[in-house]
RNA sequence: AACAAAUGAUCGCGGCUGUCUUUCGACAGGUGAGGAAAGUCCGGGCUUCACAGGGCAGGAUGCCGGAUAACGUCCGGUGGAGGCGACUCCAAGGCAAGUGCAACAGAAAUAAACCGCCCCCGGCAUGAAAGUGCCGGUUUGUGGUAAGGGUGGAAAGGCAGUGUAAGAGACUACCGCCUGUGGGGUAACUCACAGGGCACAUGUAAACCCCAUCCGAAGCAAGACCAAACAGAAAGCGUUAUCAGCCUGCCCGGCGAGCUUUCAGGUGGGUCGCUUGAGGCUGCCGGCAACGGUAGUCCUAGAUAGAUGAUCAUUCAACGACAUAACCCGGCUUAUCGUU
RNA sequence: GAGGCAUAGCUCAGCUGGUAGAGCAUCCGCCUCACACGCGGGGGGUCACAGGUUCGAGUCCUGCUGUCUCC
Numbered sequence: 001a002a003c004a005a006a007u008g009a010u011c012g013c014g015g016c017u018g019u020c021u022u023u024c025g026a027c028a029g030g031u032g033a034g035g036a037a038a039g040u041c042c043g044g045g046c047u048u049c050a051c052a053g054g055g056c057a058g059g060a061u062g063c064c065g066g067a068u069a070a071c072g073u074c075c076g077g078u079g080g081a082g083g084c085g086a087c088u089c090c091a092a093g094g095c096a097a098g099u100g101c102a103a104c105a106g107a108a109a110u111a112a113a114c115c116g117c118c119c120c121c122g123g124c125a126u127g128a129a130a131g132u133g134c135c136g137g138u139u140u141g142u143g144g145u146a147a148g149g150g151u152g153g154a155a156a157g158g159c160a161g162u163g164u165a166a167g168a169g170a171c172u173a174c175c176g177c178c179u180g181u182g183g184g185g186u187a188a189c190u191c192a193c194a195g196g197g198c199a200c201a202u203g204u205a206a207a208c209c210c211c212a213u214c215c216g217a218a219g220c221a222a223g224a225c226c227a228a229a230c231a232g233a234a235a236g237c238g239u240u241a242u243c244a245g246c247c248u249g250c251c252c253g254g255c256g257a258g259c260u261u262u263c264a265g266g267u268g269g270g271u272c273g274c275u276u277g278a279g280g281c282u283g284c285c286g287g288c289a290a291c292g293g294u295a296g297u298c299c300u301a302g303a304u305a306g307a308u309g310a311u312c313a314u315u316c317a318a319c320g321a322c323a324u325a326a327c328c329c330g331g332c333u334u335a336u337c338g339u340u
Numbered sequence: 341g342a343g344g345c346a347u348a349g350c351u352c353a354g355c356u357g358g359u360a361g362a363g364c365a366u367c368c369g370c371c372u373c374a375c376a377c378g379c380g381g382g383g384g385g386u387c388a389c390a391g392g393u394u395c396g397a398g399u400c401c402u403g404c405u406g407u408c409u410c411c
Base pairs, nucleotide, nucleotide: 001340002339003338005315006314007313008312009311010310011309013032014031016029017028018027019026020025034322038333039332041331042330043329044328045327046219047218048217049216058215059214060213061212062211063077064076065075066074067073078092079090080089081088082087093210094209098208099207100204101203102202114149115148116145117144118143119141120137121136122135123134124133125132126131157175158174160172161171162170176198177196178195179194180193181192182191183190184189223272224271225270226269232263233262234261235260236259237258243256245255246254247253279298280297281296282295283294284293285292286291316320341410342409343408344407345406346405349364350363351362352361358395366382367381368380369379370378389403390402391401392400
């Protein structure tokens, strides 16, 4: 990356087409889940509402370039980490804008003198002396020193030399860092040279935050249409009977204050949205690739309490995993017996 | 389709990351003749799970599991 037991028969279920039937329905034919249909984590289409333009707030993303409808996805590079290597992995802007935090340990945590080292002063011992050793420095010697020890995740660039009382970028070479110039590259970046002499240079932005880019909100139970009932408005007719309406097609009789029409809204219900789509497959062309272009070809669920299952036979790699669409599509993540 | 929660046996705290707490329950002791009440003391935690950021994660980020609520 591909496949997701295969073939046949019977029964059962959801759509579709045809025939019959007033209807209900019956018969026949054909069709009917996935690589993840899942989680709902991103992005887009579509729909309704909002919207002159701009900003605040909030959220997301975060090396560079490209692909794309769009993306937090993909491709190709850069840098870093790991590996002998083929290769694999990385939420990878900015602590040199500001603020916050860094427990415990440790003398000290962004700031330094505990031990140590060295110098100075005093006393004692020794010695002829120079010196050496030990103790102390009393509110301090208002001493020096960051090489060494120890604590810690992290201790004021690393290492070597010069130098020094001992030390120290104090100085020098190399490495690191920063700045500048030049070459290469679309860019990230890289190479070379020169300079700085190490500072405002510890870590942390999956801490607040800063910078850059992007984002209107809600979601198919979105939404559009038809429309019993019910309450509403207007008009007409009628109101104690010489009669609107109902029992009831007519007459008698009885009940009786409403009845009819239209309009706008709209519940139950129905129709649409609904599956032909940024679609699949094959060939050719462009591109390192993601992907794009073009020609041909194919049509492949659409329910609305919600359909895929069971049995039998044969075969196998031998009892066959994870799992069941509900508006659609592109991704990500997670689950998955196995076979190639 | 949308949103929350998971911490001791139960119900819940845990702020801006630094040794996980309270009440009830349970155990032991005291009190009582005994029990209850009361008083004192103790034990009990893979912070649902996995990975990451960080010196350090219950807390921050991502994934995943279970559960609850709403339309």